Notes:
Predicted 3D model of a 106-nucleotide RNA (SAM riboswitch aptamer (S box leader)) from a Bacteroidota bacterium.
[in-house]
RNA sequence: UGAUUAUAGAGAAGAGUGGAGAGAACGGGCUCAGCGAAGCUCUGGCAACCAACCGGACAAUGCCGGGAAAGGUGCCAAUACCCGACCGGAAACGGAAUUAUAAUUA
Numbered sequence: 001u002g003a004u005u006a007u008a009g010a011g012a013a014g015a016g017u018g019g020a021g022a023g024a025a026c027g028g029g030c031u032c033a034g035c036g037a038a039g040c041u042c043u044g045g046c047a048a049c050c051a052a053c054c055g056g057a058c059a060a061u062g063c064c065g066g067g068a069a070a071g072g073u074g075c076c077a078a079u080a081c082c083c084g085a086c087c088g089g090a091a092a093c094g095g096a097a098u099u100a101u102a103a104u105u106a
Stems, first nucleotide, its partner, number of pairs: 001106008013043005021032003026084004044076003049072002053066004080098001086095003
């Protein structure tokens, strides 16, 4: 990188470095930013996908539930910032696609 499944209206920021952009990509909007953006480093925190732990049913290493947070990831402005580039709907809204993250797999 591809595939599959799950989740995405909750939650959690300070310092150093850096020096003009950032909010995934395209169009439109809006927002953040020299009272210092992105990136990088350190510290702190959030969450609970996986591992570990406890319980349940079962033919089953797979399944369901639980609480914890020392392990592996992830995350810490605004719903994935909003709308569109798809479908349904008068609209609100619903569903898809895309993206992100996790786990499994090639």